Molecule: SAM riboswitch aptamer (S box leader)
Organism: Oceanobacillus arenosus
RNA sequence: UUCUUAUCCAGAGAGACGGAGGGACUGGCCCUAAGAUGUCUCAGCAACCAACCAUGAAUGGUUACGGUGCUAAUUCCAGUAGGUAGAGUAUUGCCUAGAAGAUAAGAA
Numbered sequence: 001u002u003c004u005u006a007u008c009c010a011g012a013g014a015g016a017c018g019g020a021g022g023g024a025c026u027g028g029c030c031c032u033a034a035g036a037u038g039u040c041u042c043a044g045c046a047a048c049c050a051a052c053c054a055u056g057a058a059u060g061g062u063u064a065c066g067g068u069g070c071u072a073a074u075u076c077c078a079g080u081a082g083g084u085a086g087a088g089u090a091u092u093g094c095c096u097a098g099a100a101g102a103u104a105a106g107a108a
Stems, first nucleotide, its partner, number of pairs: 001108008013042005021031003025079004043071003048067002050063005075100001080097006
């Protein structure tokens, strides 16, 4: 980097450094000199892997030493297709599926 599977409306921030952009992309909207993004330290959340228990299995439960992950906004919202409500074709709302993305585990 690619593929497969699972999850994505819950949860959880302080300090130091530093000094201008950031929220993947596009549009919207938002965060940001009352200091963002980022790096480090400490703290926390969660429970994918893990350990243990139950079970024929599927699966469920408990724990948090270890490997990851995460700690603005639902993945911030939408993007493609279908359905639906109001409506004089616009536009908007809602629902379903999908795409893209993120994370984990496995494989190449």